[in-house]
RNA sequence: UCUUGAAAAUGGUGAACUCACCGGAAGGUGGUGGCACAAAGCUGCGGAUCCUAGAAGGAUAGCCGAGCUACCAAG
Numbered sequence: 001u002c003u004u005g006a007a008a009a010u011g012g013u014g015a016a017c018u019c020a021c022c023g024g025a026a027g028g029u030g031g032u033g034g035c036a037c038a039a040a041g042c043u044g045c046g047g048a049u050c051c052u053a054g055a056a057g058g059a060u061a062g063c064c065g066a067g068c069u070a071c072c073a074a075g
Base pairs, nucleotide, nucleotide: 002075003074004073005072012037013036018031019030020029021028022027035062041068042067043066045065046064047063048060049059050058051057
């Protein structure tokens, strides 16, 4: 550096419900909580889905793909 893996070890993240706030909404932020996750770290690039009366726009990275970065172990 590449590949594979989560068996070991150090850890990490934090679903739903719920409380407060923000938002027209989807949804977001923080608390609670802990479903699950070896990239469930980051990026709206492609697709998909959702919101919006429509264009426009917005949301989902824990929907799939792609890109970048990364601890440990084995090869």